[in-house]
RNA sequence: UGACAGUUUCAGGGCGGGGUGAGAUUCCCCACUGGUGGUGACGCGCAACCGCGCGAAGUCCGCGACCCGCUAAAAAGGCGGCUGACCUGGUGAGAUUCCAGGACCAACGGUUACAGUCCGGAUGGAAGAAACGGAGA
Repeated sequence: UGACAGUUUCAGGGCGGGGUGAGAUUCCCCACUGGUGGUGACGCGCAACCGCGCGAAGUCCGCGACCCGCUAAAAAGGCGGCUGACCUGGUGAGAUUCCAGGACCAACGGUUACAGUCCGGAUGGAAGAAACGGAGA
């Protein structure tokens, strides 16, 4: 200096006001929220320079959760499937990422009434993040 294994910790937000009604945080009007890696012309910091670090997209490219099938005595695990939503204008060499405007989306089960926001599986699982890290070189 330090790949890989391994260990530990962490790893999801949001109904406030009004209306209708016997009954709705579920309907209607206004409101509110946005996992994770990448990309990213923006921002911040460090550096004499080259550069480096951190943050930055719900709708782009992937991944995860839920659900389904196969495998498995079962559980775990593995493999496969399924898996939402963006346009317009501006700047520019370059932007579905910046700026402006207007839209749109959000598993399953439950419920006195249809749920992204309530309750539940879940004191679960997990993409992944950080720290530690023997031997070896």

FMN riboswitch aptamer (RFN element) from Tractidigestivibacter scatoligenes, 137 nucleotides, folded computationally. The source organism's lineage runs through Bacteria, Bacillati, Coriobacteriia, Coriobacteriales and Tractidigestivibacter. The coordinates come from a structure-prediction model, not an experiment, and the mean pLDDT is 78. The RNAcentral record of the sequence draws on Rfam and Ribocentre. It matches the Rfam family "FMN riboswitch aptamer (RFN element)". Gene Ontology term of the family: FMN binding.